[in-house]
RNA sequence: GCCGAUGUAGCUCAGUUGGUAGAGCAAUGCACCUGUACUGCAAAGGUCGUGGGGUCGAUUCCUACUAUCGGCU
Numbered sequence: 001g002c003c004g005a006u007g008u009a010g011c012u013c014a015g016u017u018g019g020u021a022g023a024g025c026a027a028u029g030c031a032c033c034u035g036u037a038c039u040g041c042a043a044a045g046g047u048c049g050u051g052g053g054g055u056c057g058a059u060u061c062c063u064a065c066u067a068u069c070g071g072c073u
Base pairs, nucleotide, nucleotide: 001072002071003070004069005068006067007066010025011024012023013022019056028042029041030040031039049065050064051063052062053061
């Protein structure tokens, strides 16, 4: 330099013919207990890597950039 993959909650990851973004764990609150743990319940936590384009509407399509990983030279 070229090619490809990945980027979504604190962590690990889902999310298709484009139409209100989810799960598990962790943390928080409540119940239970003399107390802790366990268990149950509840609520919270996201500008979906960044910019632009197209669309009535984008995590999803197009494009550029960026970070990580892999391959080729």
Source information
Model confidence (mean pLDDT): 81 of 100. The RNA shown here (transfer RNA) has 73 nucleotides and comes from an uncultured Bacteroidia bacterium. The sequence was found in a public genome assembly. It matches the Rfam family "tRNA". Rfam's curators write: Transfer RNA (tRNA) molecules are approximately 80 nucleotides in length.